[in-house]
RNA sequence: GCUCCGUUCGUAUAAUGGUAGUACGCCUGAUUUUCUCUCAGGAAACAAGAGUUCGAUUCUCUUACGGAGUACCA
Numbered sequence: 001g002c003u004c005c006g007u008u009c010g011u012a013u014a015a016u017g018g019u020a021g022u023a024c025g026c027c028u029g030a031u032u033u034u035c036u037c038u039c040a041g042g043a044a045a046c047a048a049g050a051g052u053u054c055g056a057u058u059c060u061c062u063u064a065c066g067g068a069g070u071a072c073c074a
Base pairs, nucleotide, nucleotide: 001070002069003068004067005066006065007064010024011023012022013021018054026042027041028040029039030038047063048062049061050060051059
């Protein structure tokens, strides 16, 4: 250089062309004499840009980053 794969809440991990979920963590409340536990609720993410589409996180292209393989030069 080329080819292939991947990028999702703070962390881990799903799903889908039509409200982005779950677990842990965080916050609030309930319970408790207090803490813990438990229960309820809440905030928090689709790497960036462009295209297609009524609608894109999903499909296509480019870029960035990461991983694997491979070629050449030294």
Predicted 3D model of a 74-nucleotide RNA (transfer RNA) from a Saprospiraceae bacterium. Its Rfam family is "tRNA". Its family is annotated with triplet codon-amino acid adaptor activity in the Gene Ontology. Rfam's curators write: Transfer RNA (tRNA) molecules are approximately 80 nucleotides in length. It was read from a public genome assembly.